[in-house]
Context: one part of a larger RNA
RNA sequence: CCCUGGGAGUCUUGAUCAACGGCGAGGUUAAGCGGUAGAACCGCGAAGCCGAAGGGAAACCGACAAGUCCGCAGCCUUAGGGUGAGGGACGAGGUGUGCUCGCCUGGAGUCGUUGGUGGAGGACCUGAAGCCCGUCGAUCUAUGCCUGGCCAGAUUGAAGCCCGGUGAAAACUGGGUGGAGGAUCGAACCGUUGCUGAUGUGCAAAUCGCUCGGAGGAGUUGGGUAUAGGGGUGAAAGUCCAAUCGAGAUGGGCAAUAGCAGGUUCCGCGUGAGACUACUCGUAGGUAGACGUUCGUGGAGAUGGAUAGUGAUGUAGAGCACUGAUUGUGCGUUUAGGGGAAGCGAUUCCUCGGCGUGCUGUCAAACUCCGAAGUUGCUAUCGUCGUAGAAGCGAGCAGUGAGUGAUGGUGGGUAAGCUACCAUUACAAAAGGUGAUCAAACCAGCCUAAUGUUAAGGUCCCUAAGUUACGGUUAAGUGUUAAAUUAAACAGUGUCUAUGGUCAAAAACAACCAGAAGGUGGGCUUAGAAGCAGCCAUCCUUUAAAGAGUUCGUAACAGAUCACUGGUCUAGUUUGUAGGCCUGAAAAAUGGACGGGGCUAAAACCGUACACCGAUACAUUAGUCCACCGCAAGGUGAUGAGGUAACGCGGCGUGGUGCUUGGGCGGAAGCAAGGUUUUGAGAUCUUGUGGACCGAGUACCAAUGAGAAUCUAGGG
Numbered sequence: 001c002c003c004u005g006g007g008a009g010u011c012u013u014g015a016u017c018a019a020c021g022g023c024g025a026g027g028u029u030a031a032g033c034g035g036u037a038g039a040a041c042c043g044c045g046a047a048g049c050c051g052a053a054g055g056g057a058a059a060c061c062g063a064c065a066a067g068u069c070c071g072c073a074g075c076c077u078u079a080g081g082g083u084g085a086g087g088g089a090c091g092a093g094g095u096g097u098g099c100u101c102g103c104c105u106g107g108a109g110u111c112g113u114u115g116g117u118g119g120a121g122g123a124c125c126u127g128a129a130g131c132c133c134g135u136c137g138a139u140c141u142a143u144g145c146c147u148g149g150c151c152a153g154a155u156u157g158a159a160g161c162c163c164g165g166u167g168a169a170a171a172c173u174g175g176g177u178g179g180a181g182g183a184u185c186g187a188a189c190c191g192u193u194g195c196u197g198a199u200g201u202g203c204a205a206a207u208c209g210c211u212c213g214g215a216g217g218a219g220u221u222g223g224g225u226a227u228a229g230g231g232g233u234g235a236a237a238g239u240c241c242a243a244u245c246g247a248g249a250u251g252g253g254c255a256a257u258a259g260c261a262g263g264u265u266c267c268g269c270g271u272g273a274g275a276c277u278a279c280u281c282g283u284a285g286g287u288a289g290a291c292g293u294u295c296g297u298g299g300a301g302a303u304g305g306a307u308a309g310u311g312a313u314g315u316a317g318a319g320c321a322c323u324g325a326u327u328g329u330g331c332g333u334u335u336a337g338g339g340g341a342a343g344c345g346a347u348u349c350c351u352c353g354g355c356g357u358g359c360u361g362u363c364a365a366a367c368u369c370c371g372a373a374g375u376u377g378c379u380a381u382c383g384u385c386g387u388a389g390a391a392g393c394g395a396g397c398a399g400u401g402a403g404u405g406a407u408g409g410u411g412g413g414u415a416a417g418c419u420a421c422c423a424u425u426a427c428a429a430a431a432g433g434u435g436a437u438c439a440a441a442c443c444a445g446c447c448u449a450a451u452g453u454u455a456a457g458g459u460c461c462c463u464a465a466g467u468u469a470c471g472g473u474u475a476a477g478u479g480u481u482a483a484a485u486u487a488a489a490c491a492g493u494g495u496c497u498a499u500g501g502u503c504a505a506a507a508a509c510a511a512c513c514a515g516a517a518g519g520u521g522g523g524c525u526u527a528g529a530a531g532c533a534g535c536c537a538u539c540c541u542u543u544a545a546a547g548a549g550u551u552c553g554u555a556a557c558a559g560a561u562c563a564c565u566g567g568u569c570u571a572g573u574u575u576g577u578a579g580g581c582c583u584g585a586a587a588a589a590u591g592g593a594c595g596g597g598g599c600u601a602a603a604a605c606c607g608u609a610c611a612c613c614g615a616u617a618c619a620u621u622a623g624u625c626c627a628c629c630g631c632a633a634g635g636u637g638a639u640g641a642g643g644u645a646a647c648g649c650g651g652c653g654u655g656g657u658g659c660u661u662g663g664g665c666g667g668a669a670g671c672a673a674g675g676u677u678u679u680g681a682g683a684u685c686u687u688g689u690g691g692a693c694c695g696a697g698u699a700c701c702a703a704u705g706a707g708a709a710u711c712u713a714g715g716g
Base pairs, nucleotide, nucleotide: 001716002715003714004713005712006711011121012120013119015117016116017115018114019113020112021111022110023109026050027049028048032044033043034042035041054061055060064091067090068089069088070087074083075082076081092105093104094103095102096101124263125262126261127260131253132252133251134250135249136248142227143226144225145224146223147222148221149220150219151217153185154184155183156181160177161176162175163174164173165172166171189214190213191212194210195209197208198207229245231241232240266651267650268649269648270647271646276289277288278287279286280285291399292397293396294395295394296393297392301385302384303383305382306381307380308379309378310377311376312375313374317370318368319367323364324363325362328359329358330357331356332355333354335353337352338351339350340349341348342347403427404426405425406424407423408422409421410420411419412418432443433442434441447623448622449621450620451619452618453617457613458612459611460597461596462595466610468609469608470607471606472605473604479599480598490584491583492582494581495580496579497578498577499576500575501574503572511568512567513566514565515564517541518540519539522536523535524534547562551560552559624641625640626637627636628635629634652705654702655701656700657699658698659697660696661695662694663693670689671688672687673686674685675684676683677682
């Protein structure tokens, strides 16, 4: 992992609601007793319980057998209306000094059956770590005690003692002897430092190899014995106490509890959410409201859309009239300021700043002289829903209370597939078509079958449909991407378009030919400075024109060149502004992506036009279901039939029991294969096998339906 079997909302009790049934101002028995062979059953049995009166803390007091009006259904109708159970509004009454108010009053309950729900119980099933009580453990291991065992070999050479020497002595010194030590080296033995080696479904639930520590001691070891669970033992690591230790194991309390996690078994039909608000030792949970569903009550209006009218508003934008911020400048100013000047000083003057004011240029969520689009109140008309029963109200049952994306509007944040909000919408719980792929983007809200027409999006091939038509742009494969899934500032003598200006047949612009002079080498400076290091000035003349000189050059000159002028040539030239496409700016890790192929007067981009394709959309046809009407036949529904949580309704199947009724050795159940059939759970038939029991109808009862729970037992 697979197969087969098992496997999860049950029962009791009291509460409440609905449906159905009995009796009804009453309803009902419990224990128990009797009948019966026993059980079921039948008959007794009002003790008790609920109801028939409430109000008040209590003392205590104590209520309409119907007065008035409206009016749904129904009934009657002369079609105007009348009556009117139930219902509503008043009035009247009981009680309470909480007395302008509260509760109650014109008789409906009670017992049972079934179902829904919540309480108490294990309470749908499975799952803790833990807590408490008893018992068993020191054959592992920790420590103590009793009694035994064991430690190759080698080295060092303490004290003491002996001999010699020196010395007056004390003593010192040399040589021996001796054999001390938690001494040294190193086996057994005990241990386990490093390789962070091997192994790591191992040889092994701690091992193997090399290396390494101790090895006469606080040594090591056998046997016996003692200490026990909040206890022991501990040269202390929370170590060890039988592979279990920050409190052993085992049995019990025990089905502990779990706001957490997983699982929870047949079918169809109708409706169909929430992830918000408030409170909560509360934020993984609950309670109340909102939102869902079912039933009842009620009895005529409801309303989300459109248009018009009439009010409200202070946003976007804009503005500076207020509040503040803020650029430059003029004017004024006896302005407690700074700096400076004059004066012996008082003081005066200049300047900067301040204040006020004029002009000028700006900014604002908490500024507004202004001010939309919108949004909204009311009214009218239209639309939509509603007597086939709307609105409102009540009751039963919920689920949800972690939301997320997009568009628009905001706060926080550098930003985020970020975070906190508001409005709408989608996903959640929504299929189908488009976007290559893709919860939420675009189109579009799904019964079954079929035919056609369109939407978004497309029409060269993959791939259904235009290699469609007309006009332009792009040369970058730019592009072939609606967004999500950007590319910018800046730059371009790439090219196109629009609109201005300059010059130009008295010849422009470009090119070529020629000239570009004289006073003068201007003055100063300088070694030099001659147009051209630098400073100052920048005139005059001759001219078609020519700067006291634009750039290069020289040590300084020289030389080249330009401005400027003439000629040749010939028709546009040059400079702004704005826009379109395009280019650069432009960098990421395997080779690579417009979905791909591929595409260039496109199959790209911009504009125009006509066709066609394209969905579960729309239309048509046939059918099913649902809701409502109807006695039925049948009819109505152009605007019924997507659906998670959830609510409601109807069924299928399994086991058993009562009653009714059938089948079976001329072949039951079961098993296998096949046929028919229902929207479906399923039903039924045939054949084979099998060899003895099995159904159907109806009513009731339930240990009643398997794919999941790291489910459980067995097997593979």